[in-house]
RNA sequence: GGGCUCGUAGCCUAGCCAGGACAGGGCGACAGCCUCCUAAGCUGUAGAUCAGGGGUUCGAAUCCCCUCGGGCCCG
Numbered sequence: 001g002g003g004c005u006c007g008u009a010g011c012c013u014a015g016c017c018a019g020g021a022c023a024g025g026g027c028g029a030c031a032g033c034c035u036c037c038u039a040a041g042c043u044g045u046a047g048a049u050c051a052g053g054g055g056u057u058c059g060a061a062u063c064c065c066c067u068c069g070g071g072c073c074c075g
Stems, first nucleotide, its partner, number of pairs: 001074007010027004020058001029045005051067005
């Protein structure tokens, strides 16, 4: 230098190919119930402008372009 792949809450992950309205789930956090207290269990709450920017579109996590970062391969 070239190619492939990954980036979504504090952590992990689904959704992306084939665009659709409040981005789902698990763990964790917080509050309540339960309990003598804790744990477990049950209920509820908060937290992600989807790596960044631009474009296409009525509408983008999803499609296109550029950039950044991680991993792998080729020279």
Model confidence (mean pLDDT): 84 of 100.
A computed fold for a 75-nucleotide RNA from a Thermoplasmatales archaeon, annotated as transfer RNA.
Its Rfam family is "tRNA". About the family: Transfer RNA (tRNA) molecules are approximately 80 nucleotides in length.
RNAcentral holds the sequence, with entries from ENA and MGnify.
RNAcentral records the identical sequence in 3 taxa.